[in-house]
RNA sequence: CCCCGAAAAGAGCAAACCCAUCGCAAGGUGGGGGCGCAAAGCCUCGGGACCAGUGAUGUGGUCGGCCGGGCUGCCGGA
Repeated sequence: CCCCGAAAAGAGCAAACCCAUCGCAAGGUGGGGGCGCAAAGCCUCGGGACCAGUGAUGUGGUCGGCCGGGCUGCCGGA
């Protein structure tokens, strides 16, 4: 390095819910909040879920804290 995450230290993120606001919607953003997270950092490539629309397909969109993948990264080695 790879791999691993028991104890510890310092930091970080932020589910539900509430308020404001944007969106037809899924949902986004800001504030409060804190269930959790060792990649719950970034990408959104494959699958998946969801919304709009259609007679149906095609189509357009949302999530990514659903599962894989790629890149990067703090502390430590029970």
Molecule: c-di-GMP-I riboswitch aptamer
Organism: Candidatus Nitrosymbiomonas sp.